[in-house]
Context: one part of a larger RNA
This record gives sequence, structure tokens and C1' cells, in this order.
RNA sequence: UUGGGCGUAAAGGGUGCGCAGGCGGCAUGUCAAGUCUGGUGUGAAAGACCCCGGCUCAACCGGGGGGACGCGCUGGAAACUGACGUGCUGGAGUACAGGAGGGGGAGUUGGAAUUCCAGGUGUAGGGGUGAAAUCUGUAGAUAUUUGGAAGAACCCCGGUGGCGAAGGCGAACUCCUGGCCCAUGUACUGACGCUGAGGCACGAAGGCGUGGGGAGCAAACAGGUUUAGAUACCCUGGUAGUCCACGCAGUAAACGAUGUACACUAGGUGGUGGGCGGUAGCGCUCAGUACCGAAGCAAACGCAUUAAGUGUACCGCCUGGGGAGUAUGCUCGCAAGGGUGAAACUC
Repeated sequence: UUGGGCGUAAAGGGUGCGCAGGCGGCAUGUCAAGUCUGGUGUGAAAGACCCCGGCUCAACCGGGGGGACGCGCUGGAAACUGACGUGCUGGAGUACAGGAGGGGGAGUUGGAAUUCCAGGUGUAGGGGUGAAAUCUGUAGAUAUUUGGAAGAACCCCGGUGGCGAAGGCGAACUCCUGGCCCAUGUACUGACGCUGAGGCACGAAGGCGUGGGGAGCAAACAGGUUUAGAUACCCUGGUAGUCCACGCAGUAAACGAUGUACACUAGGUGGUGGGCGGUAGCGCUCAGUACCGAAGCAAACGCAUUAAGUGUACCGCCUGGGGAGUAUGCUCGCAAGGGUGAAACUC
């Protein structure tokens, strides 16, 4: 490289948008680039292959033939691919009418709890643990009650329930805003599509910069325990951080460990949101979601119309373990570090 693969053995890019590229629905006309076909030129000789012959045979040598799968020129074919034209509606999209939703952004408001501050009542403990101690309290704590302040998170509802491309999203209300579902198919456009190397954007937690904020929690740190030790687990404290604004960072078991799109292939059950029919129970249907299962697949586990089944298009990735996601170079970053990414050696 051919190939074989990628849920768990090595392997799906964290996610989307999208330029180039690759691939692309139905009908019809023309062209003839690809494609097929005829002719012709060339494809030197020698060698190789086949046949015949000459040295006694062979090696060797001579003669003849085929082939040389290629390229050029030229004539033809038109199914397929392509190009151009015309048309179509099934793919894709648009409009009108409805619908559900923690989708996103901004603002306003609220109650419970916690801590702190001030006052009242009140007295000897409180706190913490396996047991303790550090800690806290007669300078009046804990408890209880009144008032106040602050910050953060939103009990119940809450649900294998909803929304979002993923990360993720949960108090209420208002404003701005994205997506989705769905009836009429007698509306409209008429292939406008799929994928997508680069690229661009988004991207949990933690981290970084500047400025705020700081109730609770809490890396680091301190003390108390435990222990042979205890740089831990447990306890008392506690700073970054957690929160806000703006900027950076760009990684995760970023997981369904399962790329995206389309088509096809038994059923059953339960939620969610629509539509149609029916007074209703219910039935049919569409979208999404969860479980069980036929065929099939699978090393097995299991998957099974939400496929890991059967096919197609395109992208990404794998090729024994360690060395190593290291070194080096390049590149991005304020840094931390990220991206790309070996080899020697060894088993």
C1' cells in the first nucleotide's frame, strides 16, 4: 500500500456552521469530454513468448510469427457519467393558521435558609466525635425572640418528564431573541440537496488578567485527633476560588465510550408534544422519548425502526505493549499549558 476495522479489544474529531473538494431525484432534447467500437500511424533492433532451422545435444546462433494491454490521428455509437437547454415534484425550502418547552440574553421582584450586627428573655454550658481534643462561653455563649445587613442558591412542583448542535439549562414576572412540532397538499419556489480537508464560531469544571463582590462552602495553610508513622481519612478554623463585568484559556470518562445524512427491514408496552375522527372511553397518524423483544448482526456482553441489522454518500480515526502524548521542530497562549508529534532502546 491492498485490505480489515473503530459500543466494551487499537480506533468517531467535544459540538456546530461552512469555502474548496467528493457525491447527488424524475422526464426529455442536443453535444460527444469520459465510455464503447472500426480504420490507420507509431510503439526501433536485440531480449522475453510460440513455431521452424544450424553447430552430434545444450548453452549459443539464424529465420518466421504473435503480442507489446500505450499514445496520436480519423470514422462511428449514445445506454451510463459529464456539459448545455427545456420541463416536473417526490428531496430541500417558503408563506398563511395553531402548539409545547429549565433554549439563549437583559432587567425587575420574591420567600425560605445561612452567617453577621444591635436589642430583649435567660443561665452554664455549647460545639464536635467511634471516642475525644483543638474551638467557643460568666467580658453572658448555646437556646429563644424583635429589628437590621449581606451574599449565594432557588424547597415543594420535579417526572428514565421538557428544551438545546454540543457544553449545558430549574423561583416569579417583563422585554429582546434562536430553534422545533403540526393541518390544508386544490398554496408557492423548482434539486435550490448530502457530506465537508482547511477555516470560522460555540465549548463543563479548574486556571489566568483587570476591576468589583465575598454569606455559605472550601484547594493551600494552621491547629486538634487517629496512627508505628499520618505531609491523609475525622474534627475546629481558614486564604485563593466559588459570585458579577469584560478579556484570555480550549481541555474532560466533552460518554450513548456508538460521526453526519438518506432509504429499507416483525411486533409489544409506558411517558411527552401535536393533528384527525368520535359525545366519551378510544382509534388512526406525525414528532420526540424510555423499556421489552422477531429476523438479522455480534467474540461474547448485548444491539435490535432512536441498530451495533441491510445498503448508499462524505468526513474523522486505528494498525502489538512500553518508551510517550514524551523529545524535537513548528504553531497558539500573559502564564499554566494547548495543537501537531517521533526515534533509539526494550518485551
The prediction has a mean pLDDT of 88. The part of an RNA shown here (small-subunit ribosomal RNA, central domain) has 347 nucleotides and comes from an uncultured bacterium. RNAcentral holds the full RNA, with entries from Greengenes.